[in-house]
RNA sequence: AACUUAUCACGAAAGGUGGAGGGACUUGCCCGUUGAAGCCUUAGCAACCCAUUUGGGAAUGAUAAAUUAUGAAUUAUCAUUUCAAGAGAAGGUGCUAAAUCCUGUUUCACUUAGUGUGAAAACAGAUAAGUC
Numbered sequence: 001a002a003c004u005u006a007u008c009a010c011g012a013a014a015g016g017u018g019g020a021g022g023g024a025c026u027u028g029c030c031c032g033u034u035g036a037a038g039c040c041u042u043a044g045c046a047a048c049c050c051a052u053u054u055g056g057g058a059a060u061g062a063u064a065a066a067u068u069a070u071g072a073a074u075u076a077u078c079a080u081u082u083c084a085a086g087a088g089a090a091g092g093u094g095c096u097a098a099a100u101c102c103u104g105u106u107u108c109a110c111u112u113a114g115u116g117u118g119a120a121a122a123c124a125g126a127u128a129a130g131u132c
Stems, first nucleotide, its partner, number of pairs: 002131007013042005021031003025104001028101001043096003048092002050088001052087003056083010100124001105121006
C1' cells in the first nucleotide's frame, strides 16, 4: 500500500518556537500577521485496544450424584473460551474551530417548480482493531 469490521450531529487548549498558510479532494463558506502549517512542552477529551472487577447468557471439558444393559439426557461443582452489560483510565493509539464545516453519486418524499428542503443509501475520507 491492499483487504475486513466498527465508529464518525457527543466531548476536550494553553504556552513556547516558527512566519504564511490551513480546513484530505471539488464547490461554497470559513479560520489565519489580534500569528496559519510544522515542531516542542504541559494539560485535557474519549474509551478502539487494554488492565481489573461485578453479576448474567451460551459453548466445551473434567469431576460427583441418582436412574439405566449401554449410550444419550438431568442435576451440582469447577475450569476454559466466548457474548452482551456496568464500573476504570496505568499503558498503546487517536483526538482537542465550525456535523467528516457544507457539498459531490443514486433513490424516495415534499415543493412556492429552483441553482429549493428533508430522509435513506452509495462513493470518498478519518480513526481504531485485525488479516495479508